[in-house]
This is a predicted structure of a 1397-nucleotide RNA (small-subunit ribosomal RNA) from a metagenome.
RNA sequence: ACACGUAAGUAAUCUACCUCCAAAUCCGGGAUAACCUUGCUAACGCGGGGCUAAUACCGGAUGUGGUCCCAUGGUUCAUGAUCGUGGGAUUAAAGAUGACCUCUAUUUAUAAGUUAUCGCUUGGAGAUGAGCUUGCGGCCCAUUAGCUAGUUGGCGGGGUAAUAGCCCACCAAGGCUGUGAUGGGUAGCCGGCCUGAGAGGGUGUACGGCCACAUUGGGACUGAGAAACGGCCCAGACUCCUUCGAGAGGCAGCACUAGGGAAUUUUGCGCAAUGGACGAAAGUCUGACGCAGCAACGCCGCGUGAGUGAUGAAGGUCUUCGGAUUGUAAAACUCUGUUGAAUGGGAAGAAAAGUUACAGGUACAAUAUGCCUGUAGCCUGACGGUACCGUUCGAGGAAGCCCCGGCUAACUACGUGCCAGCAGCCGCGGUAAUACGUAGGGGGCGAGCGUUGUUCGGAUUUACUGGGCGUAAAGGGAGCGUAGGCGGGUCAGUAAGUUAGGAGUUUAAUGCGCAGGCUUAACCUGUGACUUGCUUUUAAUACUGCUGAUCUUGAGUAUGGAAGAGGGAGAUGGAAUUCCAGGUGUAGCGGUGGAAUGCGUAGAUAUCUGGAAGAACACCAUUAGCGAAGGCGGUCUCCUGGUCCAAUACUGACGCUGAGGCUCGAAAGCUAGGGGAGCAAACAGGAUUAGAUACCCUGGUAGUCCUAGCCGUAAACUAUGGAUACUAGAUGUUGGGGGAGUCAAUCUUUCCAGCGUCGUCGCUAACGCAUUAAGUAUCCCGCCUGGGAAGUACGCCCGCAAGGGUGAAACUCAAAGGAAUUGACGGGGGCCCGCACAAGCGGUGGAGCAUGUGCUUUAAUUCGAUGCAACGCGAAGAACCUUACCUGGGUUUGACAUGGGAGUGAAAGUUUCCAGAGAUGGAGGCCUUUCCGCAAGGAACACUCUACACAGGUGCUGCAUGGUUGUCGUCAGCUCGUGUCGUGAGAUGUUUUGGUUAAGUCCAGCAACGAGCGCAACCCUCGCCCUUAGUUGCCAUCAGGUAACGCUGGGAACUCUAAGGGGACCGCCUAGUUUAACUAGGAGGAAGGUGGGGAUGACGUCAAAUCACCAUGGCCCUUACGUCCAGGGCUAGUCACGUGCUACAAUGGCCGGUACAAUGGGAUGCAAGUUGGUGACUACAAGCUAAUCCCACAAAACCGGUCUCAGUUCGGAUUGGAGUCUGCAAUUUGACUCCAUGAAGCUGGAAUCGCUAGUAAUCGUGGAUCAGCAUGCCACGGUGAAUACGUUCCCGGGCCUUGUACACACCGCCCGUCAAGCCAUGAAAGAUGGCAGUACCCGAAGUCGCCUCGCGCGCCUAAGGUAAGGCCAUUGAUUGGGGCUAAGUCGAAACAAGGUA
Repeated sequence: ACACGUAAGUAAUCUACCUCCAAAUCCGGGAUAACCUUGCUAACGCGGGGCUAAUACCGGAUGUGGUCCCAUGGUUCAUGAUCGUGGGAUUAAAGAUGACCUCUAUUUAUAAGUUAUCGCUUGGAGAUGAGCUUGCGGCCCAUUAGCUAGUUGGCGGGGUAAUAGCCCACCAAGGCUGUGAUGGGUAGCCGGCCUGAGAGGGUGUACGGCCACAUUGGGACUGAGAAACGGCCCAGACUCCUUCGAGAGGCAGCACUAGGGAAUUUUGCGCAAUGGACGAAAGUCUGACGCAGCAACGCCGCGUGAGUGAUGAAGGUCUUCGGAUUGUAAAACUCUGUUGAAUGGGAAGAAAAGUUACAGGUACAAUAUGCCUGUAGCCUGACGGUACCGUUCGAGGAAGCCCCGGCUAACUACGUGCCAGCAGCCGCGGUAAUACGUAGGGGGCGAGCGUUGUUCGGAUUUACUGGGCGUAAAGGGAGCGUAGGCGGGUCAGUAAGUUAGGAGUUUAAUGCGCAGGCUUAACCUGUGACUUGCUUUUAAUACUGCUGAUCUUGAGUAUGGAAGAGGGAGAUGGAAUUCCAGGUGUAGCGGUGGAAUGCGUAGAUAUCUGGAAGAACACCAUUAGCGAAGGCGGUCUCCUGGUCCAAUACUGACGCUGAGGCUCGAAAGCUAGGGGAGCAAACAGGAUUAGAUACCCUGGUAGUCCUAGCCGUAAACUAUGGAUACUAGAUGUUGGGGGAGUCAAUCUUUCCAGCGUCGUCGCUAACGCAUUAAGUAUCCCGCCUGGGAAGUACGCCCGCAAGGGUGAAACUCAAAGGAAUUGACGGGGGCCCGCACAAGCGGUGGAGCAUGUGCUUUAAUUCGAUGCAACGCGAAGAACCUUACCUGGGUUUGACAUGGGAGUGAAAGUUUCCAGAGAUGGAGGCCUUUCCGCAAGGAACACUCUACACAGGUGCUGCAUGGUUGUCGUCAGCUCGUGUCGUGAGAUGUUUUGGUUAAGUCCAGCAACGAGCGCAACCCUCGCCCUUAGUUGCCAUCAGGUAACGCUGGGAACUCUAAGGGGACCGCCUAGUUUAACUAGGAGGAAGGUGGGGAUGACGUCAAAUCACCAUGGCCCUUACGUCCAGGGCUAGUCACGUGCUACAAUGGCCGGUACAAUGGGAUGCAAGUUGGUGACUACAAGCUAAUCCCACAAAACCGGUCUCAGUUCGGAUUGGAGUCUGCAAUUUGACUCCAUGAAGCUGGAAUCGCUAGUAAUCGUGGAUCAGCAUGCCACGGUGAAUACGUUCCCGGGCCUUGUACACACCGCCCGUCAAGCCAUGAAAGAUGGCAGUACCCGAAGUCGCCUCGCGCGCCUAAGGUAAGGCCAUUGAUUGGGGCUAAGUCGAAACAAGGUA
């Protein structure tokens, strides 16, 4: 695009060959190829001359018929249809071959004749094929909205087979378009094919139908048919040939070659079959076709063997070392023979036609001949010696690919170590990888398997079937209204939609059902249904439509009332602010967290009087009112819109929505002109700050106000479009009506119209909504389809501009988002607690020293611990040892354990000497095995040698672990069962509410009822009493004795000791509270509200600490990273920090005197006492295995004296000298004593620690470790305070609540610029290419026309050229933003009140 599909039309047409019907086939004529001859040309080819024929060509006759004209009648479906009648004109032809002699010609024979077959001519009919026309149907883009002059129509001509602007002249001004014209892009269309439950979606390869094309473009000729793939002419490009003048060509036919490409076959055989062309036929041609070849490209079928077979072989792999698995798998034995190889046989596809013979029929005069029918014989196979069937051989020749973390069937080992790599999505890999690579094993499919690409499905994820729009994406800012869509009740008609039946068509193939044929299947064949569509016809009339009539309930109009910040214009009022003038008055005002800038002695602020100006209207005032929304607020007047209520009347569906369109539309902004008091972007200054272009302050201009015009957007929000109907209620309020009321206040219920709150059903993902719906339905409009890029770019429209409207893509990510839940967090809130603050006391931080750490140094300064919760910590004690570190020297089955072999019974043990720093090496002395057995011998034990398994490691990983420990925190919490609520995560439950407590302690209430781990209690200890028991403890009474003493007899009372009991429970009283829990006070009591202290540490957090307590996986070392020894180091030292001791003094120092403890320890020990020494200590030595003896005199306190405020009679560091003790050893490096020396320091900056009662402070004592070494640690007692109003603040914690963008949980998350790299993209001076058109020039071939008839002219036109533009694409220095990326830079914008919401 009538190109295709489908259904129609052609009364507007043609049709060779084929079939049927009717008729005809008569008489003539002139040429010309071939051929002969001759010439030109490189070639292709082109001429000249001379013959000749026809079914070639031409003329004439006839005219059944046909065609045309005239007249006329009938039928039909409008035109040009069709059937007749009469007259006129015009219009055909060709023979060939075979046979025969009946007729005719002359006898045989022949043809002039006859006959058969084929052909020719005219007309009609059919069939077939084609042309033309029409309805309906099928892609994308509106960032393509207007297109069209032969354009639309008419009259008349031309033209065609035929209709027609198909062409021409004239006339008219039409035609198409939002139901998408025009333009752009893409594409052959269909039957079908793939997918899907279907509806759909995708697709158009093979087969079949139609179309189009044949190197590109144009054109006609011939013909029935062509604008002709293997014909012609012209033009263009390309290739070839050329004697340069000129010629030739068209594989998108079958093969083939090259190129391109991820990729697509043989230059095969045959016309045997089917089909076609020609021919009378034989036959010829046929790369159509039939076959073969190549390719696992697809579909189908088959095989690679079957059975038995456990020493569960070997090997492999894993291993807990026992075994498991590969696995009946193999081997082995017994079979089979598909396929394969060899060999033998061997089809169907073939029947027509032809030919020969015979028989019958028919034409004819005819036994010729032809035609038709039948019978018999002959002939024809590319595939192909193929399919198929035998025989022989022999398990022999025949298995791979992918996967094994989840999705998804299937697991281990080793290697690797965020590398190498994998990956469809999630994701895996940083030293124990079922995820990488390999192996073993396993799973899946199997002559295939896996990947890639593509399509549908899943995806209800474009939703017709079958979705949504409050908060997830999505309601237009609002209204009016056009087209359109939808539309109240009744009646009648019609029959377009709708429904039912019939007819035609829907080709064949495909698909489906049933059969049949190849051994089966794929495949093929037959048959049936189907083909959901279209056309036509008959019928029905419920609904919709259309036409007509009618109704009042939707809608509207009229009447009477009502409320209102509804709109516009004008007038007017008071308070406040600022300014101006004047008075009073004096030093400040103002402002802030605190200040400063600023104003003020030229008189401010304050106060009084008067005046001016502009803007806004306190109270009333309100989940009140009005308006469509935006929005509207002093008062009065005028104009004006809408709404509501009541009662009647009227019109009679006049309605709802509304794409485009039009109007209105906050604030800010713009233009012009006014105005300008206050406020106040920009700007300036002052502060704050690291900075502060901010928050705060002082000023201040646009603007805010008015008039006229523009802009047209907002979280224009109820984040909820409009209309109508229906669906429990409760309550408040505004306007109006009804009822009651003494007709006033008022009350009541009810009706209508609004504005709110709560709530049932229902809905919702939840939150929530809920008669003002987000419920139930209908109608119409708008909008959405993952996040970002982006509401950006380009284009167009609007605007003065700012900008607005419309509105993408590339690229990138695997999420973004909503609601709710549990935690955690907050420079959110509430309640409560704690030496948390406050109130106090005493310290640290300053000094010296001790000790630990960091850092530095060193050969080594071993290692670990690092905020609280590392740092007088591991270490309850480094001179050697310890010791792990360093240097040097040794050693290698080892210092230590187990096993094998050989040797020796002595070795071991003990001891001496030598060398050496020692380890070690060498030599010697003493000693001289045990058991069984008659013996031989065996066993045990010990050592040496030997080789291997192994030992050993304070080497690494506490982020592979066990165990142990710290911390939140002795904080009051952490959970479970059943039930209930919720879609769920979860909640409820003691956890919430009201009280109360130290407490999730208890009480009351409650959809909860119970339970567990924690709290408390039970345990230990101190405080009171009792009982029992009295030695080593005690001594009141009795007796004895001493200088004195429980010293002795004795006592069992007391103290004490150590075992058991009692006691305290809000038990009693008062008050408060809910007759509660409990709290406050009181009594009694040794003790009063858990009496003090201890032990006791829930679920968990911190990848907290520890591989160096111990244990342990993995890795690493093995003449060393093991082990032994000597010496050194851990003790260094410019410095910094932590924890302590001693002080700085008079509440003190010193001297003298004098009093009172408790816990503990003691045989390699504590040691009385005596001796010596100033002393540390020493010599001798009683007692004590310890309620007996010893350590062991406690000190502060108290009494007396002295010192008198000073670097001292404070302080004691440091240094010198002399010693004591321990020990193998005291130098590096111990403690103590004496003499001498006499440093800093006069109460400590910022900051910070402990403590609430026998506590702080202060005083001494003991113990562990330990040979020795204590200012540390763990215990013990003595003396013995102050203060707490209180919870505002700091810190930590508990509960509730709130917000959250956090969940490795605020040490969280996260934003933007800049810098670097990569990627895609926009703009851009330009450049290049393409497409379609416009104007002009030129114009081949060719049809047609004209004509002077010529190598003529003209119209049209392909190709070509020129010019100015348009559109699209590619590219482009530079430039703009965007995305991604690693641990960059600067800040700190958001999330909590995010520190200025």

Model confidence (mean pLDDT): 82 of 100.
The RNAcentral record of the sequence draws on SILVA.